Source information:
Small-subunit ribosomal RNA, 3' major domain from Paenalcaligenes suwonensis, 474 nucleotides, folded computationally. NCBI's taxonomy places the organism under Bacteria, Pseudomonadati, Pseudomonadota, Alcaligenaceae, Paenalcaligenes.

Context: one part of a larger RNA
RNA sequence: UGACGGGGACCCGCACAAGCGGUGGAUGAUGUGGAUUAAUUCGAUGCAACGCGAAAAACCUUACCUACGCUUGACAUGUCUAGAAUCCUGAAGAGAUUUAGGAGUGCCCGCAAGGGAACUGGGAACACAGGUGCUGCAUGGCUGUCGUCAGCUCGUGUCGUGAGAUGUUUGGGUUAAGUCCCGCAACGAGCGCAACCCUUGUCAUUAGUUGCUACGAAAGAGCACUCUAAUGAGACUGCCGGUGACAAACCGGAGGAAGGUGGGGAUGACGUCAAGUCCUCAUGGCCCUUAUGCGUAGGGCUUCACACGUCAUACAAUGGUCGGGACAGAGGGUCGCCAACCCGCGAGGGGGAGCUAAUCUCAUAAACCCGAUCGUAGUCCGGAUCGCAGUCUGCAACUCGACUGCGUGAAGUCGGAAUCGCUAGUAAUCGCGGAUCAGAAUGCCGCGGUGAAUACGUUCCCGGGUCUUGUACA
Numbered sequence: 001u002g003a004c005g006g007g008g009a010c011c012c013g014c015a016c017a018a019g020c021g022g023u024g025g026a027u028g029a030u031g032u033g034g035a036u037u038a039a040u041u042c043g044a045u046g047c048a049a050c051g052c053g054a055a056a057a058a059c060c061u062u063a064c065c066u067a068c069g070c071u072u073g074a075c076a077u078g079u080c081u082a083g084a085a086u087c088c089u090g091a092a093g094a095g096a097u098u099u100a101g102g103a104g105u106g107c108c109c110g111c112a113a114g115g116g117a118a119c120u121g122g123g124a125a126c127a128c129a130g131g132u133g134c135u136g137c138a139u140g141g142c143u144g145u146c147g148u149c150a151g152c153u154c155g156u157g158u159c160g161u162g163a164g165a166u167g168u169u170u171g172g173g174u175u176a177a178g179u180c181c182c183g184c185a186a187c188g189a190g191c192g193c194a195a196c197c198c199u200u201g202u203c204a205u206u207a208g209u210u211g212c213u214a215c216g217a218a219a220g221a222g223c224a225c226u227c228u229a230a231u232g233a234g235a236c237u238g239c240c241g242g243u244g245a246c247a248a249a250c251c252g253g254a255g256g257a258a259g260g261u262g263g264g265g266a267u268g269a270c271g272u273c274a275a276g277u278c279c280u281c282a283u284g285g286c287c288c289u290u291a292u293g294c295g296u297a298g299g300g301c302u303u304c305a306c307a308c309g310u311c312a313u314a315c316a317a318u319g320g321u322c323g324g325g326a327c328a329g330a331g332g333g334u335c336g337c338c339a340a341c342c343c344g345c346g347a348g349g350g351g352g353a354g355c356u357a358a359u360c361u362c363a364u365a366a367a368c369c370c371g372a373u374c375g376u377a378g379u380c381c382g383g384a385u386c387g388c389a390g391u392c393u394g395c396a397a398c399u400c401g402a403c404u405g406c407g408u409g410a411a412g413u414c415g416g417a418a419u420c421g422c423u424a425g426u427a428a429u430c431g432c433g434g435a436u437c438a439g440a441a442u443g444c445c446g447c448g449g450u451g452a453a454u455a456c457g458u459u460c461c462c463g464g465g466u467c468u469u470g471u472a473c474a
Stems, first nucleotide, its partner, number of pairs: 001474002003471003007468007015458002019422005026313008034304002042053002064299007073128001077127002079124003082120002086103007107116003130288002133286003139282002141277003144273001146271001151191006157166003171182003197265004202233007211223003215220001236259001239253005315415001319374007331362003336355002341350003381412001386407007428450007
């Protein structure tokens, strides 16, 4: 100087407390461990692995297993040689592939011979290709984490023999903040904080089509309103009162759409964990080279006594079912979205208008409101499981897809010890969209609707910051 302490002081955080809703019990989905297996590919393992890489495992993906094949190779460059390319037909095979036959010579130079370009899923021999093989403890790059915590440093000066200290608190206040003020052997500066950026909330100006309607039956007319999208204004403790040290600042108030960082996002200092990733990519070294490379078919990654994580659905009456009625936002669409209309109980089928989209379409939002019924029951709750019959996608739904109809109707009556999230348009609850995608979400990323309770306080638990103290630690 650090690190550590079941030492101390001060401060902060959904850290506790105060509340609301969950997990832990049930069934299912999904990931992991374990077991199993020819293979169940690999990685991730306290917080910071476990709906994670994977924003889609039927084939493909695919790296794994079995079997059948190839050896200059699926891919690149170079040399030689043959043929232009290309198209058609047959046979064997699970296919990869092997094999037989036929058609066919183009472009440039040149009379021609010949040469050249391009191409070949023709051939030959090598240099080489190739490796999701190993090492993340050889690495780059990227990422997680402490933590959006308030810290991490430097120049000159000064102090100290020196390691170092000071500045940056030892000091007094204050802040979300090393934020600011005062004081001080310090004076300045850099990376962080804040601001600048995006979005949202108010207003104005400009511009009105596909948007809107104070007009109109429409055509049209208009741009006031809604909205769209560009520019600007607006918030700065600016004003008033109080407290304070005449400071910084804090408390209250006015005006205001908004008030003290207005809300949300992006933004992550020096570093820590030999943290994660050689399977995104790149790359040193090592290893394989008729195989640890490449192709194909089938299987596996989907197994199942069990254990754990994360979720979905419930256990009902603030509810279930039936009938009627209302209101969004943000997105997607030409290999696509698909209207009206018709058929089907339905999944869906037919149909074909419009739309490269403020025009057409996905697309009826649901919770909610009104009325009816059920009457506390394993039920008109709950929907697992299973049977039959179907639909769709796709070469192909057996292993192993989603959905529909009828029947079946399991566990479950609010969950032990323990444990998680959340402070406001938040929690809770309700539906909608998108990426991936032929098909296949209870996951993920977004969007809006309805919309709470509580915070006395900092004694305690956890994490962090500053100072101080002890130390046989570095």